Large-subunit ribosomal RNA, domain IV from Eubacteriales bacterium OttesenSCG-928-A19, 323 nucleotides, folded computationally. The source organism's lineage runs through Bacteria, Bacillati, Bacillota, Clostridia and Eubacteriales.
Context: one part of a larger RNA
RNA sequence: CCCUUGUUAAGGAACUCGGCAAAAUAGCCCCGUAACUUCGGGAGAAGGGGUGCCACGAAAGUGGCCGCAGUGAAUAGGCCCAAGCGACUGUUUAUCAAAAACACAGGUAUCUGCGAAAGCGAGAGCUGACGUAUAGGUGCUGACGCCUGCCCGGUGCCGGAAGGUUAAGGGGAACUGUCAGGGCAACCGAAGCAGUGAACUGAAGCCCCGGUAAACGGCGGCCGUAACUAUAACGGUCCUAAGGUAGCGAAAUUCCUUGUCGGGUAAGUUCCGACCCGCACGAAUGGCGUAACGACUUGGGCGCUGUCUCAACAAGGGACCCG
Numbered sequence: 001c002c003c004u005u006g007u008u009a010a011g012g013a014a015c016u017c018g019g020c021a022a023a024a025u026a027g028c029c030c031c032g033u034a035a036c037u038u039c040g041g042g043a044g045a046a047g048g049g050g051u052g053c054c055a056c057g058a059a060a061g062u063g064g065c066c067g068c069a070g071u072g073a074a075u076a077g078g079c080c081c082a083a084g085c086g087a088c089u090g091u092u093u094a095u096c097a098a099a100a101a102c103a104c105a106g107g108u109a110u111c112u113g114c115g116a117a118a119g120c121g122a123g124a125g126c127u128g129a130c131g132u133a134u135a136g137g138u139g140c141u142g143a144c145g146c147c148u149g150c151c152c153g154g155u156g157c158c159g160g161a162a163g164g165u166u167a168a169g170g171g172g173a174a175c176u177g178u179c180a181g182g183g184c185a186a187c188c189g190a191a192g193c194a195g196u197g198a199a200c201u202g203a204a205g206c207c208c209c210g211g212u213a214a215a216c217g218g219c220g221g222c223c224g225u226a227a228c229u230a231u232a233a234c235g236g237u238c239c240u241a242a243g244g245u246a247g248c249g250a251a252a253u254u255c256c257u258u259g260u261c262g263g264g265u266a267a268g269u270u271c272c273g274a275c276c277c278g279c280a281c282g283a284a285u286g287g288c289g290u291a292a293c294g295a296c297u298u299g300g301g302c303g304c305u306g307u308c309u310c311a312a313c314a315a316g317g318g319a320c321c322c323g
Base pairs, nucleotide, nucleotide: 001318002317003316004315005314006313007312008311010309011308014307019304027051028050029049030048031047036041038143052065053064054063055062056061078302079301080300081299082298083297084296085294086293090102091101106141107140108139109138110137111136112135118127119126120125144289145288146287147286149219150218151217154216155215156212157211158210159209160208163207164206165205169201170200174196175195176194177193178192181188182187220238221237222236223235224234247281248278259275260274261273262272263271
């Protein structure tokens, strides 16, 4: 010096990214417990007090037992306030991530009438299911509460079938080769056998017509205007399928930005409450709330401490020296 422990004056988070680590709390009995709430909870809230037992005795006390030692891996909540995310108990990256990720009851759309749909398999066949629409599959959402606006132009899906387009197939006009034959020749050329092959006919699909957004998705610009100024309820104009409703908002989203104001601190890029100029929130890729819950994330406080001011001593084990 290192490791594992123990104790520490005064201070008490000044340490640090951060109270990381440590300290502290702790069992049992009694008293007493707030906001909020889904009335269950929150609660062991918080905060106090007490704490060997039994017998006898008025008490002092006496007696008995237990405890203390030891053994053993091993007794034993820190709490409060505020905010974010996720309702919750659960699940996960075996071996750097346990989470606001996954799942979840619940919601919703859609498919499926049973030899179901869907999936696996080349097939037989199997799962679905020895189930039958209060069932099964798929997608999205994710308790609960209040809600879920506008756009069907594009893409998808569903429905339609008049017209346009459209394959093989059907159909064979016409042409060609060959050849009997005809012709002096040029050439013509039946049947057959071959080759090419027009019209016409030919479904779904696509075009077309409609529907559908808890389908994929989308949800404007410029200019002017009020008796200070400023702003613009109002007006004009261009474009669009339609121009973002409610709610929320510097947010797990805000670039400018440490926005501005307020709170907390002596001092606060974080935090909380507001404002709204939303670079670039927004309604089941759900919006906004929400009691309870969380080894979650953020900010604050009480208690407590060798985290620190600032280090010291002690024990054990190493390192080092000798054998």

Model confidence (mean pLDDT): 87 of 100.